Context: one part of a larger RNA
RNA sequence: UGACGGGGGCCCGCACAAGCGGUGGAGCAUGUGGUUUAAUUCGAAACAACGCGAAGAACCUUACCGGGGUUUGACAUGUACAUGACCGUACUAGAGAUAGUAUUUUCCUUUCGGGGACAUGUACACAGGUGCUGCAUGGCUGUCGUCAGCUCGUGUCGUGAGAUGUUGGGUUAAGUCCCGCAACGAGCGCAACCCUCAUCCUUAAUUGCCAACAGGUUAUGCUGGGAACUUUAAGGAAACUGCCGGUGAUAAACCGGAGGAGGGUGGGGAUGACGUCAAGUCCUCAUGGCCCUUAUGUCCCGGGCUACACACGUGCUACAAUGGGCAGUACAAAGAGUAUGCAAGACCGCGAGGUGGAGCUAAUCUCAUAAAGCUGGUCACAGCUCGGAUUGAAGUCUGCAACUCGACUUCAUGAAGCUGGAAUCACUAGUAAUCGUGGAUCAGCACGCCACGGUGAAUACGUUCCCGGGCCUUGUACA
Numbered sequence: 001u002g003a004c005g006g007g008g009g010c011c012c013g014c015a016c017a018a019g020c021g022g023u024g025g026a027g028c029a030u031g032u033g034g035u036u037u038a039a040u041u042c043g044a045a046a047c048a049a050c051g052c053g054a055a056g057a058a059c060c061u062u063a064c065c066g067g068g069g070u071u072u073g074a075c076a077u078g079u080a081c082a083u084g085a086c087c088g089u090a091c092u093a094g095a096g097a098u099a100g101u102a103u104u105u106u107c108c109u110u111u112c113g114g115g116g117a118c119a120u121g122u123a124c125a126c127a128g129g130u131g132c133u134g135c136a137u138g139g140c141u142g143u144c145g146u147c148a149g150c151u152c153g154u155g156u157c158g159u160g161a162g163a164u165g166u167u168g169g170g171u172u173a174a175g176u177c178c179c180g181c182a183a184c185g186a187g188c189g190c191a192a193c194c195c196u197c198a199u200c201c202u203u204a205a206u207u208g209c210c211a212a213c214a215g216g217u218u219a220u221g222c223u224g225g226g227a228a229c230u231u232u233a234a235g236g237a238a239a240c241u242g243c244c245g246g247u248g249a250u251a252a253a254c255c256g257g258a259g260g261a262g263g264g265u266g267g268g269g270a271u272g273a274c275g276u277c278a279a280g281u282c283c284u285c286a287u288g289g290c291c292c293u294u295a296u297g298u299c300c301c302g303g304g305c306u307a308c309a310c311a312c313g314u315g316c317u318a319c320a321a322u323g324g325g326c327a328g329u330a331c332a333a334a335g336a337g338u339a340u341g342c343a344a345g346a347c348c349g350c351g352a353g354g355u356g357g358a359g360c361u362a363a364u365c366u367c368a369u370a371a372a373g374c375u376g377g378u379c380a381c382a383g384c385u386c387g388g389a390u391u392g393a394a395g396u397c398u399g400c401a402a403c404u405c406g407a408c409u410u411c412a413u414g415a416a417g418c419u420g421g422a423a424u425c426a427c428u429a430g431u432a433a434u435c436g437u438g439g440a441u442c443a444g445c446a447c448g449c450c451a452c453g454g455u456g457a458a459u460a461c462g463u464u465c466c467c468g469g470g471c472c473u474u475g476u477a478c479a
Stems, first nucleotide, its partner, number of pairs: 001479002003476003007473007015463002019427001021425003026317008034308002042053002064303007073126001077125008088103006106116004128292002131290003137286002139281003142277001144275001149188006155164003168179003194269004199237007209226002213224003240263001243257005319420001323379002326376004335367003341360002346355003386417001391412007433455007
């Protein structure tokens, strides 16, 4: 100087408390461990691994296993020689990779030889490796933590390691600002500048809008038209403790108030200092070293990654009446869609869906009925008209192909489950809870992830305690 203390002081954070809803019990989904297996590919391991890499394992993917092939190679560049176009199409054998047969045929100069490009074969340089080492590395990332810290120059003090500044008195979300001070300044962080939401103004007005005028309809911006409103999208205004009162050291600031759409960082996002964990990743990529080179490379078919006594994590659905089922009826936002896309009306089917194809390169058309809600009547507390697992049968769709191993539909079947032990998690406001909608990936497959809106709470006395952190101080046999 740090680190540590079941030392002290001050202060923060959904850290506790106050609330609200869960997890832990059940069934299922999913990940992991374990076990099994020919293989169940590999990585991730307290917080910070475990719906994680994987924004989507039937084949492919795929790295694993079995079998069948291949060896200058599936891929790149070059040299030498030889041969010829190659590609494509058809047929035969085969599980396929592959092998064979037939067919088809380039450019320039044409000196009838050569050259260019391409392909095949042979020989060589070399390719190739998701093989090892993340404790050899780059890059990227997690984490403490969006915590308020981390440092430097000069000066001064100290023999020196170092100290000072950065401590102290106040204050702040903040090393934020003020005052003081052997310090004076500065840098990386904080804040602001950026995006978005909330108010208004200006401009613009189609595909969006419809107040006034006119026309028309059972009805509808439907039509003429309009530019008010909504909206769209470009530019501006607006918020700064600016104003008033009080407290305070006359400071910084804090408390209350006015005006205002908004008030003290307005809400949300992006933004992550010096560093820590030899944290993670050699399987994104790049890369040193080591290893393999008729195999640890590469091609193909089939299987596996989907196994199942069990254990754990994360979720979904429930256990019901604030509910289930039936009928009627209302209101979103944000997205996606062209050549294998989104697909309306119509018709067929109980339905998944099918036939067909208007329109749309999209504020025009489509996906697309939002659901909870509201209204009506029904069930009457039961393992039930709760719950839907499981199983049987029949189907639909995607796709060469749904047996291993897809999703969905209909009929039948109707399991556990009557609110969950110890323990444990999230959340402070348009939040929790609850309700549906869309998107990426994607042929198909979503209870996951990402985004969107609808309805919309309770509580916070307070900082004694648990956890994490910041500053000062103290002890230390630790570095």